[in-house]
Molecule: transfer RNA
Organism: Candidatus Adlerbacteria bacterium RIFCSPHIGHO2_01_FULL_54_23
RNA sequence: GCUCCCGUGGUGAAAUGGAUAUCACGCGACGCUUCGGACGUCGAAUUUCGGGUUCGAGUCCUGACGGGAGCG
Numbered sequence: 001g002c003u004c005c006c007g008u009g010g011u012g013a014a015a016u017g018g019a020u021a022u023c024a025c026g027c028g029a030c031g032c033u034u035c036g037g038a039c040g041u042c043g044a045a046u047u048u049c050g051g052g053u054u055c056g057a058g059u060c061c062u063g064a065c066g067g068g069a070g071c072g
Base pairs, nucleotide, nucleotide: 001071002070003069004068005067006066007065010025011024012023013022018055027043028042029041030040031039048064049063050062051061052060
C1' cells in the first nucleotide's frame, strides 16, 4: 500500500428494519444474617463519530476514527 472482518452498559455477549435495546458477571441500595458470603427484591449504566436512505436504523449505504486478520 491492497483486500476482508469487527466496534452495543465497567466486562462478555444477544437483538427479522418496528416493544421501553435484552441477558450474564460486576457495581449501588434494601431485605435476610451477630458480621460477611450465598440468596431475594429494586436501581444506575450501552449502540465509536459525522452524513445519507427510510414512516421507522444498533441493523442498510457512505466518510472518518479505532482494533484485528490476510496479501505484498